[in-house]
SAM riboswitch aptamer (S box leader) from Ornithinibacillus caprae, 107 nucleotides, folded computationally. Taxonomically the source falls in Ornithinibacillus (Bacteria, Bacillati, Bacillota, Bacillaceae). The model forms 94% of the base pairs in the Rfam consensus.

RNA sequence: AACUUAUCAAGAGUGACUGAGGGAACAGGCCCAGCGACGUCACAGCAACCUUCCUUUAUGGAGUGGUGCUACCUCCUGCAGAAUGAUUACAUUCUGAAAGAUAAGGC
Repeated sequence: AACUUAUCAAGAGUGACUGAGGGAACAGGCCCAGCGACGUCACAGCAACCUUCCUUUAUGGAGUGGUGCUACCUCCUGCAGAAUGAUUACAUUCUGAAAGAUAAGGC
């Protein structure tokens, strides 16, 4: 790597370097980007999965350490089902699946 479980509409950015694409992959859409995106590094912050500590012991608090994260719902849609409106095709909303991300396991 495979696999298991949980979560994914909240939250949190500046500086330096770099220099053309980037928002996982494919397709469509919508966006970000020489007023410098993406990425790397530093610092800062968010969060509370594991850990540590505290207490009034529980759907608790703090935030020590390990991760993670800091444009857009996982940016939206794609597959299945339902409702509504149109009825030729479709649109909107909801639920689930698939894929993905992160954590804790696991080997």